[in-house]
The RNA shown here (transfer RNA) has 84 nucleotides and comes from Lentisphaera araneosa HTCC2155. Rfam family: tRNA. Rfam's curators write: Transfer RNA (tRNA) molecules are approximately 80 nucleotides in length. The coordinates come from a structure-prediction model, not an experiment, and the mean pLDDT is 82. It was read from a public genome assembly.
């Protein structure tokens, strides 16, 4: 420098063009308990008192409709190439 893989909530992670986070993991509240763990219920991306906007590394594009397709760049790993 070429080439190829990756990037999603606090964490593993699903979804390959059509409600983004299924599922578990940690977490909050509550029951239970003399306490506690163990269980069991509900919540659990972000903002917002609600209504509701907003969200898949960043910016553009195609599409009715993009996490997915197409260009750019930033990161991380991986393979190569060159210089010393």
């Nucleotide at each position: 420098g070429g080439c190829g893989a990756a990037g999603u909530g606090g964490c593993g992670a699903a979804a390959u063009g059509g409600c983004a986070g299924c599922c578990g993991c940690a977490g909050u509240u509550g029951a239970c308990u003399c306490a506690a763990a163990a269980u069991c219920a509900a919540c659990c991306g972000u903002c917002g008192c609600a209504a509701g906007a907003c969200u898949u590394g960043c910016g553009g594009g195609u599409u009715c409709g993009a996490g997915u397709c197409c260009c750019g760049c930033c990161u991380u790993c991986g393979c190569u190439a060159c210089c010393a």